[in-house]
c-di-GMP-I riboswitch aptamer from a Solirubrobacterales bacterium, 75 nucleotides, folded computationally. It was read from a public genome assembly, where an Rfam model found it. The coordinates come from a structure-prediction model, not an experiment, and the mean pLDDT is 88. Taxonomically the source falls in Solirubrobacterales (Bacteria, Bacillati, Actinomycetota, Thermoleophilia).
């Protein structure tokens, strides 16, 4: 450095649900909450699902693949 991921260490994120706000909506943001996650960090390139004012425009990365960055260090 690359790969890998433990009954290791320090930590991190935060499903559902609830409250407030934004949005036609999928959904997003903030707070609470914690099912889980070794990339549950970033990213809309490919697939997929979802929405609508529907032949176009959106949403979802905690659905999968790809790409990028990254803590620790047993086997």
């Nucleotide at each position: 450095c690359c790969a890998c991921g433990a009954c290791a260490a320090g930590g991190g994120c935060a499903c559902a649900c609830c409250c407030g706000c934004c949005g036609c909506g999928a959904g997003g943001c903030g707070g609470g909450g914690c099912c889980g996650c070794a990339a549950a960090g970033c990213c809309a390139g490919g697939g997929g699902u979802c929405u609508c004012u529907c032949c176009g425009a959106g949403a979802c990365a905690g659905c999968c693949c790809a790409g990028c960055c990254a803590c620790c260090g047993a086997a």